The RNA shown here (Glycine riboswitch aptamer) has 96 nucleotides and comes from uncultured Sphingorhabdus sp.
Model confidence (mean pLDDT): 77 of 100.
Its Rfam family is "Glycine riboswitch aptamer". Its family is annotated with glycine biosynthetic process in the Gene Ontology.
[in-house]
Formats: sequence, C1' cells, structure tokens
RNA sequence: GAUACUAUAUCGGGAGAGAAUGGCCCAUAUUUAGGGUUAUCGCCGAAGGAGCAACCACCCCGGAAACUCUCAGGCACCAAGAACCGAUAUAGAAAG
Repeated sequence: GAUACUAUAUCGGGAGAGAAUGGCCCAUAUUUAGGGUUAUCGCCGAAGGAGCAACCACCCCGGAAACUCUCAGGCACCAAGAACCGAUAUAGAAAG
C1' cells in the first nucleotide's frame, strides 16, 4: 500500500409461478376473491442446498455457473424475502 480484490453494514434498483380444489380453525356477518393451517394436484427459481460442465489447478485432495435438480423456499395485488447490480463506509490480505 491509491484503483482493482475479499468480507460485513447502510441506502437504491431487483424477476418468475394457481385469486387452484377439499377439510379444519379464527374473524366477520349472511357473503365473501378475508386470514391461518393441513392434504392433493399443478407450477417458479434469483435465499440456502445439491449435481454436472467449459475452464482452472494438480503429488494427493480438488475448485468451479445466472446451466441442471427442486430437498428447502416461493406462486392474485400488497407486504416479506430475493441472486445480481450501483453508491457509501469499515476492516483485511496480496502484488508492487
């Protein structure tokens, strides 16, 4: 030891897919396109997880995606979450 890099935090942006059907509970008031939960089927991929690969590394052990799977998570709007991107701040190691 700037920029770049890694991690964390804050702010901003941030997609997709059933207003599914049945049961039970709550509220409401006589009707629901309400909320929760559970079961069945259907669907989504961008928390997490897993698998393979171009490629990288290699004595051994391996690393690796936004691809694939869908265990988990999610599926009217809203809310929440959200990989990733941008900005700011803090800390850190390496090259030089």
It was read from a public genome assembly, where an Rfam model found it.